[in-house]
Context: one part of a larger RNA
RNA sequence: UGUUGAGUAUCUGAGAGGAAGGUUCAUCAAGUACGAGAGGAACGGUGAAUCGCGGCCUCUGGUCUAUCGGUUGUCUGACAAGGCAGGCCGAGCAGCUACGCCGCAGAGCGAUAAGGGCUGAAGGCAUCUUAAGCCCGAAGCGUUCCUUAAAAAGAGAUACUCAUGAGGUCUUUGCCCGCAAGGGUUAGAGAUCUCCGAAAGCCGCCAUAGAACAUGGCGUUGAUAGAGACGGGAUGUACGAGCCUAGCUUCGGCGAGGCUUUCAGUCCGCGUCCACUAAAAGCUUGAGG
Numbered sequence: 001u002g003u004u005g006a007g008u009a010u011c012u013g014a015g016a017g018g019a020a021g022g023u024u025c026a027u028c029a030a031g032u033a034c035g036a037g038a039g040g041a042a043c044g045g046u047g048a049a050u051c052g053c054g055g056c057c058u059c060u061g062g063u064c065u066a067u068c069g070g071u072u073g074u075c076u077g078a079c080a081a082g083g084c085a086g087g088c089c090g091a092g093c094a095g096c097u098a099c100g101c102c103g104c105a106g107a108g109c110g111a112u113a114a115g116g117g118c119u120g121a122a123g124g125c126a127u128c129u130u131a132a133g134c135c136c137g138a139a140g141c142g143u144u145c146c147u148u149a150a151a152a153a154g155a156g157a158u159a160c161u162c163a164u165g166a167g168g169u170c171u172u173u174g175c176c177c178g179c180a181a182g183g184g185u186u187a188g189a190g191a192u193c194u195c196c197g198a199a200a201g202c203c204g205c206c207a208u209a210g211a212a213c214a215u216g217g218c219g220u221u222g223a224u225a226g227a228g229a230c231g232g233g234a235u236g237u238a239c240g241a242g243c244c245u246a247g248c249u250u251c252g253g254c255g256a257g258g259c260u261u262u263c264a265g266u267c268c269g270c271g272u273c274c275a276c277u278a279a280a281a282g283c284u285u286g287a288g289g
Base pairs, nucleotide, nucleotide: 005162006161007160008159009158010157011156015148016147017146018145021051022050023049024048025047026046027045028044034039052104053103054102055101056100060098061097062096063095067091068090069089070088071087072085073084074083075082076081093269108143109142110141115136116135117134118133165195166194167193168192169191170190171189172188173187174185175184176183177182196288199285200284201283202282203219204218205217206216207215224278225277226276228273229272230271231270232268233267234266235265240261241260242259243258244257247254248253
C1' cells in the first nucleotide's frame, strides 16, 4: 500500500518449520515359560546414565575495564586527595554464563514397505494375486505434539467503540418561468475552500525491549526515570587527633609500623518510600459510506 468506513481486543488455521527426541544399562517380571540337564527368554512395568534440544541463574563454579582495598613508577611544592600506565595484585553484588538447575509426558488414528494371510481362477488340483477382490503389518510416511501463520487476491471470523458531518464559491444536468435575452430551483453530478471530528502518530520520561525501526511501560487524574531517605549488599576499618614503638641519630630529633577514635570510610546497574527534578507547551495525519 492492498484487503471497499475507521479502530480496539480475542480467535480460526490454508500454508511453513521442528528430531525434540535418540541410544544404552540396571531392576521387577524370573531363575519363571522352555528344556532330561546344562542353560535360559519375552510381553509389560520401574529407575538411571549418556548424546541432542529448549529454558533459567535459587544453589555451585567462571567472569565482572560498576565498585572497594593493597602496592610500584611518575606528575600536581609537602600532607590529604587525585591524574597516567585495565601498571601489578586481593576481593567482588547485579548482569552474562556452564562446569550448575529444570523440562523434553502419555495414548492413539490413517495409508503403507519387506513380510504374513483370506477367498480364488487362468490350469476341474494347487496357488497370498508373478490375476480381479479383501485383511493385517515398522523407530519409517501423514496426523496427534511444539513454534509460526489473514498478503490465504477465495486477502477470513467474533465481540465492542466511533462515524453515517456543517457551511460557502464555481461549473454542469434535470425541472420551472419567460417570445427572447435571461432568471429561479425542495433535486443530481463534478471541482474547490473553510470548519467539526472518532482515532492514530509526532513530542517527552523510560525498559521486562532494542543495530535503526519495532515492542512494552508512563506523561501531573503521575511513582516512568533521576535526586534524596531507609533497607539490603560489596570492600574491609577512612582523614585528622591521641598513645605506643623496631630502628637510625649530628642526641636536637626522625621514624616504617601498631592500638583507640572505627564493623569505620567509600561505593551500588537491587528493593521500598518520597512529586524535589524532568515527563511542559504543542504539532501532524485523519474515517465521515